[in-house]
RNA sequence: AGCCCCUCAUGUGGCAUUACCCUGUGAACCUCCCUAGGGCCGGAAGGCAGCAAGGAUAAGCAGGCUCUAAUGGGUGCAUGAGGGGUCCCU
Numbered sequence: 001a002g003c004c005c006c007u008c009a010u011g012u013g014g015c016a017u018u019a020c021c022c023u024g025u026g027a028a029c030c031u032c033c034c035u036a037g038g039g040c041c042g043g044a045a046g047g048c049a050g051c052a053a054g055g056a057u058a059a060g061c062a063g064g065c066u067c068u069a070a071u072g073g074g075u076g077c078a079u080g081a082g083g084g085g086u087c088c089c090u
Stems, first nucleotide, its partner, number of pairs: 002087001003085011015072005021064005031056003039048003
């Protein structure tokens, strides 16, 4: 020096999880829109606030995961560093 083994680091592939994203669901009131009925103001015309219902969503929950990101290993490969051993050469 070569071969083998161990540890670590870097890059890359794969796997798993999470996040982003998509879909669904999701608030009696303390979110929004609209607002029957009823209420208030008004001589009236109208106006005001606004519950239920309906709709949209928030937190959350469930499902989906191609892309993207993060994390992780008794994961694959390559390279490098450190340590050890056998054999061989010098």

This is a predicted structure of a 90-nucleotide RNA (Bacterial small signal recognition particle RNA) from an Actinomycetota bacterium. The organism belongs to Actinomycetota, within Bacteria. The sequence was found by an Rfam model in a public genome assembly. It matches the Rfam family "Bacterial small signal recognition particle RNA". By type it is a non-coding RNA gene. The prediction has a mean pLDDT of 81.